[in-house]
RNA sequence: GGAGUAGGCCAGGUGAUCGCUGGUCCGGCUUCGGCAGGACUGGAGGAAAGUCCGAACACCACAGGGCAGGGUGCUCCAUAACGUGGAGUCACGGUGACGUGAAGGCAAGUGCAACAGAAAGCAAACCGCCCCGUCGAUGGCGGGGUAAGGGUGAAACGGUGCGGUAAGAGCGCACCAGUUCUCCGGGUGACCGGGGAAGCUAGGUAAACCCCACCCGGUGCAAGACCAAAUAGAGGGGCGUUUGAGGGCGGCCCGUCCGAGCUCCCGGGUAGGUCGCUAGAGGUGCCGGGCAAUCGGCAUCCCAGAUGAAUGAUCAUCACCUUCGGCGCGGGUAACCGCCCGAAAGAACAGAAUUCGGCUUACGGCCUGCUCCGACC
Repeated sequence: GGAGUAGGCCAGGUGAUCGCUGGUCCGGCUUCGGCAGGACUGGAGGAAAGUCCGAACACCACAGGGCAGGGUGCUCCAUAACGUGGAGUCACGGUGACGUGAAGGCAAGUGCAACAGAAAGCAAACCGCCCCGUCGAUGGCGGGGUAAGGGUGAAACGGUGCGGUAAGAGCGCACCAGUUCUCCGGGUGACCGGGGAAGCUAGGUAAACCCCACCCGGUGCAAGACCAAAUAGAGGGGCGUUUGAGGGCGGCCCGUCCGAGCUCCCGGGUAGGUCGCUAGAGGUGCCGGGCAAUCGGCAUCCCAGAUGAAUGAUCAUCACCUUCGGCGCGGGUAACCGCCCGAAAGAACAGAAUUCGGCUUACGGCCUGCUCCGACC
């Protein structure tokens, strides 16, 4: 210098002016419900997103147990919990840093495997090889043996060698691979290292049924609680029906007309309003335990709460990056590097709506560790 790999951080700062919204205070108006004004002060994110997973909280259901159904699936740890995270194991990929894993069981049972092939599961004889019989005999036919060789296939029932045999075969033996059982050592464990025995060998598939272990009730803040105009109405009280309640005739009295209901309570819960609603598995700093996820202690802070839904706009200035310019300064033979000055342009993805822990997706920039390759000293 190039290529890669893992992780961390930021998400512009300040000021002025004009607004929006929550809170507190002040004085003013008010139909007492509020209204507008002023001062001070709070006002989006790393993903507020997708709504995928897990919880808190709320209501509904529920004695207890089981079946069905669903989910998860190497180990240990973390956590309120998780399908999440951390540290590991094993397998696979990569020269490597490192990455990926739907990673229990097919030596419980049942099932499945296109095409090709003779044969695809307690195997199979197409060619070949060998033996026997027979005939018209370097061959044909029939019977039998054989999985060593050929051929088919994604896959053909351990591999190599020696012995053995009619030809062959774990048929026997040695070594190697693998399985089951067992012993020793290490590890909390997954598992790792080593020894022995057995039988010679057990194929694949559980994102096939199934078996095993563990977990799981439903709906979501439009949950739900309270106040309560209106309206239906089972109900209760009072007054009234010619001794006329009540209503119309602009307020009152008289008068006149209509006239059998009127009114209060209870109940109900629509419109509307209030709460839930933001102090929390909380933030920041320091110390301590742990490899880490994370946990503990102390100090300190209060940090949106809207509901046709606020959190914005303009200007100035500083900082950053990029580009351009300078008979600018310093270093260098030079290419070039660093600094200074000036100008222009730029700054992504995106926006709370009960809250929290994760995952995933979108996206601008900066920094650091590590790996491989190349060059020079």
Model confidence (mean pLDDT): 77 of 100. Bacterial RNase P class A from Desulfosarcina sp., 377 nucleotides, folded computationally. Its Rfam family is "Bacterial RNase P class A". It is annotated as a ribozyme. It is recorded under the gene name rnpB. Taxonomically the source falls in Desulfosarcina (Bacteria, Pseudomonadati, Desulfobacteria, Desulfosarcinaceae). The model forms 94% of the base pairs in the Rfam consensus.